[in-house]
Molecule: Bacterial small signal recognition particle RNA
Organism: Dehalococcoidia bacterium
RNA sequence: AGCCUGGUCCCGUGCGGCGACGUCCGGUGAACUCCGCCAGGGCCGGAAGGCAGCAACGGUAAGCUGAUCGCGUCGGGUGCCACGGGGUCGCCGGGUUUGA
Numbered sequence: 001a002g003c004c005u006g007g008u009c010c011c012g013u014g015c016g017g018c019g020a021c022g023u024c025c026g027g028u029g030a031a032c033u034c035c036g037c038c039a040g041g042g043c044c045g046g047a048a049g050g051c052a053g054c055a056a057c058g059g060u061a062a063g064c065u066g067a068u069c070g071c072g073u074c075g076g077g078u079g080c081c082a083c084g085g086g087g088u089c090g091c092c093g094g095g096u097u098u099g100a
Stems, first nucleotide, its partner, number of pairs: 001097008009086006015079002018075006025066004034059003042051003
């Protein structure tokens, strides 16, 4: 000096990790304008019964809160990550050939 190759560079795919949001799980949660069941009382009825229905009780909605294992979505100057494709001889590394 030449050639080959790898990295740095670009693109794509994927994996892990971090963060956010949502979901799953638990708690709480409607005097009345949610549901169920309706004591007492009220109404209808000669009666048997029936009707509406407050409180209480139970279950839930929105909301609030807790727990972060799982799941979904999004994001990044996340990673001594993986694979494929591209680009350049600018830098670094390796191999080889030739010459001094």